About this RNA: Predicted 3D model of a 161-nucleotide RNA (Lysine riboswitch aptamer) from a mouse gut metagenome. The coordinates come from a structure-prediction model, not an experiment, and the mean pLDDT is 78. The model forms 93% of the base pairs in the Rfam consensus. It matches the Rfam family "Lysine riboswitch aptamer". From the family's description: Riboswitches are metabolite binding domains within certain messenger RNAs that serve as precision sensors for their corresponding targets.
RNA sequence: UGAUAGAGGCGCGGACGCCAUGCGUACCGCGGAGCAAGGCCAGGUAAGCCGCUCCGUGGGAGAGGGGCGAGCCGCCGAAGGUGCAAGGGCCUGCCUGGGCCCCAAUCCUGGGCCGUGGGAGAAUAUCCCCCGGACUGUCACAAGUUUGUGGAGCGCUAUCA
Repeated sequence: UGAUAGAGGCGCGGACGCCAUGCGUACCGCGGAGCAAGGCCAGGUAAGCCGCUCCGUGGGAGAGGGGCGAGCCGCCGAAGGUGCAAGGGCCUGCCUGGGCCCCAAUCCUGGGCCGUGGGAGAAUAUCCCCCGGACUGUCACAAGUUUGUGGAGCGCUAUCA
């Protein structure tokens, strides 16, 4: 220097099945009232579809997220976050603008836990971020020999060449 194999523990992530939530919500049918040349992200344009709001009534979801599993799969930058440029998809066709999602260089984080604050979310669930706290693993240094200080996983340990 390269290859292989390992370790940290409420360890990381994924799929599948079931359950609850979402929610009597969105949406659809019927009836009624009101508004309007109005409505479909904004403006314009051409055309298309028809409207929009509320009340009553009859029906009535899904997704994301969550819990469980005497289980399964891949693993230890596991994984998470950030998000340049270009590209792709959605918001009725086109133009301009805006929004959301996918991918994505770069950069950040050793790990789980607790907490203030912030963000997402229907939510007090849960997830993410900054910061703080102790704990834990690893290496270096120091000695008072099991403590202290500090660093970061592109690290550390073992074996082989």